[in-house]
Parts: sequence; C1' cells; structure tokens
RNA sequence: UGCGAUAAAGGCAAACUCGUCGUGAGGCGAGGACGCAAAGCCACGGGUCUUACGCAGACAGCCGGGCUGCCGAAC
Repeated sequence: UGCGAUAAAGGCAAACUCGUCGUGAGGCGAGGACGCAAAGCCACGGGUCUUACGCAGACAGCCGGGCUGCCGAAC
C1' cells in the first nucleotide's frame, strides 16, 4: 500500500411516525434501526426522479469518478 476479521473503540442511520420547509422530487430536526468500512464530502460522467418547463431543480443509502478519514487479524 492493497485488503477488510463472528477483532476492539467509536461513527452513520433505511422503512415508518411526528414536527417543519418546499408546487414537487425531496431537505432539516426528533423518535426509530434495515443496513453501511467511507452510508464522510463533491452533481464531474451515467442513471433515476421533480417541475412553475427555465439559462430550473432533487437523489452522494443507484453505479462510476474525485477529495478526505478511524481501526489493524489473516493474506
């Protein structure tokens, strides 16, 4: 460095519910855990979705890519 354990410490939090913002996809907060080794961040390519159709938007927990990062058995 690759890699990723029935390891340890710590972390995130799907569905659903409530509140709130938004036309909407969805965002945020709280509860809640299906899962996650980048499920941390970035719309760069593809994709999906929304739309008041724009020189407009949403999704990073769809796949790539970029940047950053905890731990350390085996190989």
Molecule: c-di-GMP-I-GGC riboswitch aptamer
Organism: Rubrobacter sp.